Source information:
A computed fold for a 356-nucleotide part of an RNA from an uncultured bacterium, annotated as small-subunit ribosomal RNA, central domain. It matches the Rfam family "Bacterial small subunit ribosomal RNA". Rfam links the family to the GO terms ribosome and structural constituent of ribosome. The full RNA is in RNAcentral, with records from ENA and SILVA.
Context: one part of a larger RNA
């Protein structure tokens, strides 16, 4: 160097967002000849290995000669493949046009239900809470009911094995700005592609910074219970926080525990978004059903195949190709030290002794 692996045994990076270097790359013709191949030549100390001959009585050992593999340099030639240049192509890719889809993102405005608080009214003894209680609230009038006001947060039904997004994630309504997917027919460009070390960007919750906000909930804290004890589970309070804006942090069972892209390999069925055709209802619009076709999301399942098994099975964990990341016994340890990042908390990178 080659050889094995990564759903659950160790192992897929949080993310396809951009993408550098690098690696890999569609069809046809021509040229070159760098890789490649053939041949020739020079060189690659000696020794060794292999062949032949010889010397110690043999052998080991030693001497002489030859050959070979392979590396590097030069010459000549071959041109299928790779490469480079050139000319072209349209099946990959992209653009335009038309239609369509959705909780995709940002900003602003706005709605109703509910909880809390305040004011007023009615009313008069309880309320609340639990397994049972108590702390707690209430005759300074609670709870309950009605009317009004105020404030914050979250959006019942629709709602779904539903949809969108690269992932994190996204749900009342309306408007504006903005990104994306899919389908359709031509048209255009003409390999412009795939992956992607380092890097950049995004990245739940908690946490931090500064300024607001604060209804409900609620770490910490206080009290009541329970208990042998109770630093808990249960109950009554309750501050950070949860919300908005500015900046930071950069981690999660960031999970499908399954990297991305491309091609190939039986089906059945459901949902969803388009297109074509047919049928029914129907004045049009439109609605419903069926067949075919393209995209996405599920279920079943061998037909095959794979797997240690579980299971996977056209959304592969099957059969192949390209590129990246990662693994190598358990503990020590995702720790120490060093470096980089961070306001801090800490993060990233990442051992060893020792031990089983």
């Nucleotide at each position: 160097c080659u050889g094995g692996g990564c759903g659950u045994a160790a192992a897929g990076g949080g993310u396809a967002u951009c993408g550098u270097a690098g690696g890999c790359g569609g069809u046809u013709g021509g040229a070159a000849a760098a890789g490649u191949c053939a041949u020739u030549u020079g060189u690659u100390u000696a020794a060794g290995c292999c062949c032949c001959c010889g010397g110690c009585u043999c052998a080991a050992c030693c001497g002489g000669g030859g050959a070979a593999c392979a590396g590097c340099g030069g010459g000549u030639g071959a041109u299928a493949c790779u490469u480079u240049c050139u000319a072209a192509c349209u099946a990959g890719u992209g653009u335009a046009c038309a239609a369509u889809c959705g909780a995709g993102g940002a900003u602003g405005c706005u709605g109703g239900a509910a909880u809390g608080u305040c004011u007023g009214a009615u009313g008069g003894a309880g309320g609340g809470g639990u397994g049972a209680a108590a702390u707690c609230c209430g005759u300074u009038g609670a709870g309950a009911u009605c009317a009004g006001a105020u404030g914050g947060a979250a959006c019942a039904c629709c709602g779904a094995g539903g949809g969108c997004g690269a992932a994190g994630g996204c749900a009342g309504g309306c408007a504006u700005c903005u990104a994306g997917g899919u389908u359709g027919u031509u048209a255009c460009a003409g390999a412009c592609g795939c992956u992607g070390a380092u890097g950049a960007a995004c990245g739940a919750a908690a946490g931090c910074u500064a300024g607001g906000g604060g209804a409900g909930c609620a770490a910490a804290a206080g009290g009541g219970a329970u208990u042998a004890g109770a630093g808990a589970c249960c109950c009554c309070u309750g501050u950070a926080g949860u919300c908005c804006u500015u900046g930071c942090u950069g981690u999660a069972a960031a999970c499908g525990a399954u990297g991305u892209u491309c091609g190939c390999u039986a089906g059945u069925u459901c949902c969803u978004c388009g297109g074509u055709c047919c049928g029914a209802u129907a004045u049009u619009a439109a609605u419903c059903g069926g067949a075919c076709u393209g995209g996405g999301g599920g279920a079943c399942g061998u037909a095959a195949g794979c797997u240690a098994a579980c299971g996977c099975g056209u959304u592969a964990a099957g059969c192949g190709a390209a590129c990246c990341g990662c693994c190598u016994g358990g503990g020590g340890a995702g720790u120490a030290c060093g470096g980089c990042c961070g306001c801090a908390a800490g993060g990233c990178u990442a051992a060893a002794a020792c031990u089983c």